[in-house]
This is a predicted complex of two RNAs, RNase P RNA and transfer RNA, with 428 nucleotides together. Model confidence (mean pLDDT): 78 of 100.
RNA sequence: CAAGAAAGACGGGUGAUCGCGGGGCGCUUCGGCGCCACGAGGAAAGUCCGGGCUCCAUAGGGCAGGAUGCCGGAUAACGUCCGGUGGAGGCGACUCCAAGGAAAGUGCAACAGAAAAGAAACAGCCUCCGGGUGUACAUGCACCCGGAGGUAAUGGUGAAACGGCAGUGUAAGAGACUACCGCCCGUCCGGUAACGGCCGGGGCAUAUGUAAACCCCAUCCGGAGCAAGGCCAAACAGAAAGAGAUACGCUCGCCCGGCGUUCUUUCAGGUGGGCCGCUUGAGCCGUGUGGCAACAUACGGCCUGGAUAGAUGAUCAUCCACGACAGAACCCGGCUUACAGUCUUUCUUGCUUU
RNA sequence: GUGGGUAUAGCGUAGUUGGUUAACGCGCCAGAUUGUGGUUCUGGAGAUCAAGGGUUCGAGUCCCUUUACCCACC
Repeated sequence: CAAGAAAGACGGGUGAUCGCGGGGCGCUUCGGCGCCACGAGGAAAGUCCGGGCUCCAUAGGGCAGGAUGCCGGAUAACGUCCGGUGGAGGCGACUCCAAGGAAAGUGCAACAGAAAAGAAACAGCCUCCGGGUGUACAUGCACCCGGAGGUAAUGGUGAAACGGCAGUGUAAGAGACUACCGCCCGUCCGGUAACGGCCGGGGCAUAUGUAAACCCCAUCCGGAGCAAGGCCAAACAGAAAGAGAUACGCUCGCCCGGCGUUCUUUCAGGUGGGCCGCUUGAGCCGUGUGGCAACAUACGGCCUGGAUAGAUGAUCAUCCACGACAGAACCCGGCUUACAGUCUUUCUUGCUUU
Repeated sequence: GUGGGUAUAGCGUAGUUGGUUAACGCGCCAGAUUGUGGUUCUGGAGAUCAAGGGUUCGAGUCCCUUUACCCACC
């Protein structure tokens, strides 16, 4: 210098004027007015997970249902994060993996192929028998046809052909036998564990694939959601039908258990105002300590949106790289998705120069 | 805020337990019939199964993410 890998930060700047939201202070004729400092994001988004909070019973038992799925740790919790193991990709930095069980059972494996989950002989190879042709003195030899049998080495089909490859062996073959590799089992060693390693054994008919097919195993999950829920104020008018204590309602579904005593439907009538919940929080920043890390902890400092038709904007000037995706509605931790561009740090490979 | 559903050719719809080639009607194109047009008959084209990724030998179908649209609920 070029091409990459990983992690992180920023997301137009400055000034002036006008406007909006809530807060503090002051004034007030209670209608408001003035001053001051603040006022969207890394995803506020999708609503895909987890939790806080609130009510239902203090959140209970069983079934059903759902989610997760190598090991250890972090955490309020998680399907998240961190560190490892195993596997896959890359020369490498490094990245990716829904990664339990197919030695409990069931299902499925189209087409092609002889045979597709407990099986197979189409071609080929080999042996024997019969017939024919040629040759020969001849039982023989060579070739062809047919039949009986052996064989999974070879070919072809397929995503997949029943351990792989080499040798021995054999009529030809075959884990039939042997070495190596793979698989399974066992002891020992290392590791918290997943797992790794040495050695020995088993010829491997318990062992094809599929569980993002049913299923099995382990762990977890009570339900509803701020329109939760509580308080104040205002207004009104009930009627009909049905069910009813072995009942009805609430607790997502069913049963038990619990709580309550009226409940359901239709029609009619009234109101749609205010306050709390509401933003000080598993909060942010800095330093130290422990830990490989996620994270935890101690000390110091800071207060940083809270609307309810819904605020955070507009105009002008100026500069540049000419500005992307996008707007809080109870709150947090994650994941996922969208995003013009700018910057920083560390590392890898290649080339050049010293 | 909560829950559910749909997406297949220009339009409307099928597609079963994952299995070879995605089917039908209308429409479109060409030819025949007709003096011409329509009707009718014959033939043909036209689909990245909403998008992306994964599981599998194999995906319209199973799983995940995203996009658009629709429905219900004080």